[in-house]
Molecule: transfer RNA
Organism: marine sediment metagenome
RNA sequence: GUGCCUGUAAGCCAAUGGUUAGACUACCGAACUGAUAUUUCGGCAACGGAGGUUCGAUUCCUCUCAGGCACA
Repeated sequence: GUGCCUGUAAGCCAAUGGUUAGACUACCGAACUGAUAUUUCGGCAACGGAGGUUCGAUUCCUCUCAGGCACA
C1' cells in the first nucleotide's frame, strides 16, 4: 500500500429498519444476619466520529478514526 473482519454500559456479549437499546459480571444503595458471606430488590452506566438513504438507522450506504488478520 491492497483486501477482509471488529468497534454497543467499567468488563464480556445481545438486539429482523419500528415499543423506553437489553442480559450477565463489576460498582453503589436497601432488605435479610449478632456480624460477614450467600440470597432478594433497586440504582448507576453505552451504540467510535461525520455525512447520506428512509416517515423512522445500533442495523443499510459513503468517508473517516482505532484495533486485528492475510497478502505485498